[in-house]
């Protein structure tokens, strides 16, 4: 410097145009002598700015985070 790849709830992982969801965690609460397990309920996310679209997590641009691979320099 170029080329690819990834970034959504705390955390891991699903929606590839059409109401953002699961599971583990937390938090109540239910049960229990207490704890733990079960069981109901809850709160929590698309990295940022813009653009296309009737509508963007999803296509586009350009920025900004990881990572890989190559050239340069020594």
């Nucleotide at each position: 410097u170029g080329c690819c790849c990834c970034c959504u709830c705390g955390u891991c992982c699903a929606a590839u145009g059409g109401c953002a969801g699961g599971a583990c965690a937390u938090c109540g609460g239910u049960c229990u002598u207490u704890g733990g397990a079960u069981c109901c309920g809850a709160g929590a996310a698309u990295g940022g700015u813009g653009g296309u679209u009737c509508g963007a997590a999803u296509c586009c641009a350009c920025c900004g985070g990881g990572g890989g691979c190559a050239a340069c320099c020594a």
The prediction has a mean pLDDT of 80.
Predicted 3D model of a 74-nucleotide RNA (transfer RNA) from a Gemmatimonadota bacterium.
It was read from a public genome assembly.
Its Rfam family is "tRNA". About the family: Transfer RNA (tRNA) molecules are approximately 80 nucleotides in length. The family's RNA type in Rfam is transfer RNA.